This is a predicted complex of two RNAs, RNase P RNA and transfer RNA, with 502 nucleotides together. It holds a member of the Rfam family "Bacterial RNase P class A". It is annotated as a ribozyme. Rfam links the family to the GO terms tRNA processing, ribonuclease P activity and dimeric ribonuclease P complex. Model confidence (mean pLDDT): 76 of 100.
[in-house]
Parts: sequence; structure tokens; C1' cells
RNA sequence: CAAGUCGGCCAGGCGGUCGCGCCUCCUCCCCCUUGCAUCCCCCCACUGGGGGGAAAGAGGGGGGCAGGGGGUGAGGAAAGUCCGGGCUCCACAGGGCACGGUGCUGGGUAACGCCCAGGCGGGGGCGCAUCCACGGAUGCGUUACCCGACGGAAAAGGGCCACAGAAAAGCAGACAGCCGGGGUGGCCUAGGCUGCCCCGGUGAUGGUGAAAAGGUGGUGUAAGAGACCACCGGCGCUCGUGGUGACACGGGCGGCCAGGCAUCCCCCACCGGGAGCAAGGCCAAGCAGGGGCAAAGUCCGCUUCGGCGGGCGCGGGACGGCCCGUCCCGGCUGAGCCCCGGGUAGGCCGCCAGAGGCGGCGGGUAACCGCCGUCCCAGAUAGAUGAUCGCCCACGACAGAACCCGGCUUAUCGGCUGGCUUGGGCG
RNA sequence: GGGCCCGUAGCUCAGCGGUAGAGCAGUGGACUUUUAAUCCAUCGGUCCUCGGUUCGAAUCCGAGCGGGCUCACCA
Repeated sequence: CAAGUCGGCCAGGCGGUCGCGCCUCCUCCCCCUUGCAUCCCCCCACUGGGGGGAAAGAGGGGGGCAGGGGGUGAGGAAAGUCCGGGCUCCACAGGGCACGGUGCUGGGUAACGCCCAGGCGGGGGCGCAUCCACGGAUGCGUUACCCGACGGAAAAGGGCCACAGAAAAGCAGACAGCCGGGGUGGCCUAGGCUGCCCCGGUGAUGGUGAAAAGGUGGUGUAAGAGACCACCGGCGCUCGUGGUGACACGGGCGGCCAGGCAUCCCCCACCGGGAGCAAGGCCAAGCAGGGGCAAAGUCCGCUUCGGCGGGCGCGGGACGGCCCGUCCCGGCUGAGCCCCGGGUAGGCCGCCAGAGGCGGCGGGUAACCGCCGUCCCAGAUAGAUGAUCGCCCACGACAGAACCCGGCUUAUCGGCUGGCUUGGGCG
Repeated sequence: GGGCCCGUAGCUCAGCGGUAGAGCAGUGGACUUUUAAUCCAUCGGUCCUCGGUUCGAAUCCGAGCGGGCUCACCA
């Protein structure tokens, strides 16, 4: 420098005019307040005190279809609402079951299905070897990069594997083929070849399929087969080394050779109460209530003999799935729960200072954390953040808050910048 | 704003791992003088899109897109 690949940041800029939301200040106007001052009346009887009233002057508080000044005003996704939390209400002894979610290891975090680092597997790239019909295919090694709901199918169990195929999952399966025995027939050079049937052996060969129960070579055999042997591969047990760990490497033993699916049920470990700012609280205004749901008493104590209190039992409700259990209420008068109906569509709070931004130092490979300094950065409620003109450039994409944060995903014209791999050039 | 549900033929819907179906509609034929009705045959599919699990996906899982909940999902 080129190609590839993976991140990070920005999201047209400057100026003029007009306009909008919020905050703040000043002027003007309106309302409230009566401890201060002023005026009027009355009383006590004195250079003062008490009571009542008027006016709105100073002060304080609140507000405005008013005017002016200053400050500030969308995003990296504000989106989808896919996860996780804060906050609020309901409910708050606890336990079990059910249900839902997550799932390699170690960290980070308020928490997460997110992030960081690592392990393993798959893909891609590169290199080597073999084959080739020169298009490529297969095997091995390696790692710029990408992806993985990545615990358990070997042992707790169930289920499924269509079609094809003889057989589709536990010591599986004889359709063709091969081999042995028996029967029977044909041919010819007379000891061979061959056809059919029956019984048996065989998973080496063919064929089917996504998948047919290790691979190569040999021994063995009537033919064969991990039946046996050597090497290779896998699995299990065990030992050693490295690592916090997932795991990796190496040694020994065992012919153990075992199909796949858990993104089907299930098992194991961990987590989870429900609803959502139209949550919820206050003020003002307004309205109309109606229906349904039940029980079992008994014992003890006190008594003024009317009743009262307590235990067990009964009924209802709460613990928003169920059970145990706990709590509350009731027992003859209305609580609680459920259903139907009516009214309001106004104001204030929640409502923006926060797991906040920026900078520095320190710890950590990193995600992130700690300390110090500094800054205030939208809070609307028919919903503001715009229009226009001028100049410049790379000619401007996707798109807009509505309780707030941390993530993920999706959309996005372009620009800047960094890491890594490969190749080339120069020193 | 929040919450919930759905997407299969032109329309209404079945189908919940194994070759995509039914009714109506459309087309052609039969019957009829003709039409309707009836009978027979036939056409018609990006199972909303993309990715994953699997031998195999309309179905299971994830992401997106579109639509609905219009007196009556929620103050």
C1' cells in the first nucleotide's frame, strides 16, 4: 500500500428573522392574608390600654389568553415490547405440590435469556496429502473470523423415527447372495456342471433408507463374523501432570463397540407472589341504585339471671393456581365477596438529580469497580423541539420522548478512526 | 401509553412432526324449453417472512412484518 475481517465514534455546520414547550427574573393586572402603619365608633378613666369596623398603603402568599430579558429543549435507535430491574398498589408466619423460565466454566452487574474472558463442538478461510471425468471430491493439520437453548439419551423411565426396505432399536433383522446337509430332475467326454424344493448356518457382499449396530489388514472357517490377533478410532474405569474450573495432555486396564431426537414428556441444578404510571395518592365536581351468596351447635368460667367472656366446632373472606397452615369477620344483622347499572373525562402530585454525564488517578487481560473534581442535560397532557433566508461541505439516511433505567433485536445515506490476518514494496 | 389475541385456497375455517384438506365461491359437463336447485369432473397454496432444532417443520423454538381487541380489554 492492497484485500479480507471485527469493533468504536459522529449523525450536516455557522449566522439572521419569525414561532412553540418548560424554568427563572423584571414590569403591569387580579385574588387572598390582617401580626405593622392610617382613619372612624364604643368602653375603662389617661398623655395609656381593650373591643368593633372601614380602606387596601407597605410586607407576605397565589395566579395570569399581558409585555419584556435570560437559560434550555429528542435518539442511537426515542421503535418492537423480547428479557431484566427500580417505583407503586394488592398481599405480607411459613412449608409443600403444581406451573413457568434458565442451563459448558469462571467472573461482572441492582438484575438478566445481557456483557467479558476461557473451554468444547460446528462452519468458513489457509496449508499439506490422495483421487480425478480437471469442474472438483475426500482426509489430516492449523486459526484473521463467524455460529452454538452447549446439563443428562452410558443406565431412572416413557414416547417417536413417515415412505422405502426382509429388518428401525436390546442380546435387531435372512429379500437376494454365500456355505453345509437331504430330496429330486437335466446335460455330457463318467466325475463334473447345473435347475427346483426342504432344513440349517452366515450380518462378509448387494439392494432400501437420513440412519442397518466401529475401520484396515490378517488368523480362522464349510461359508463367515471382535470369534481371535496387530494397528487406528470411540467409550468406560483408574492413575499422573497442568488449570480455580469447564477441560487438555500422557500412562494402564476392559472387546465395552453402545443409533438419533430432551428446540417431545421427563430427570438434575438454579431462579420466579400478582398487576402495572390509565400503577397509585390528594382536591374539586357529579351520580341511583339494584340483585345474588350461610352457618350447628356444644363445653367451661363469671353473673345483679338480663347477659358477658373464652375454648372446640360451623360459615364467609385474605394469603390472585391448589393443599396444609396462619390471620380477620360473622352466627339473625349486616360485614365480606361476586354480578348488573349510574356519574366524572377537570386540577395538583407521582415527573425527572439519576444504578446520571464529563475529566483525572488507581485496581483488573477484559466486562467492570473504587476515589477525587466538575456539570445540570426535555418533562408535554391534544401533546413543544419548527418554518424561512444566506454561506460552506462530504449534499444530509432511519426515524421522534410520554414513569424511569440496564440489555437484546430490528431500521439506517454516509463520514472518521482503531485492532487482527494474508500478500506485495522499501529501510 | 399499557396489556392481550390472530395470520393456511377468492371467503369462512380444520389440520399440532411424515405426500396440505373441507364447505361456499369459480370453470366445464349432465338434467331442464331456459334459469335456479341437484349430480359429476376440475382449477386454485410463497401454510405472513427469515433463521434454527430435526433425516424431515404449516406444526417445535427465536427474531421480524401485518392485522384486530371501534358503544364493550384497562383511568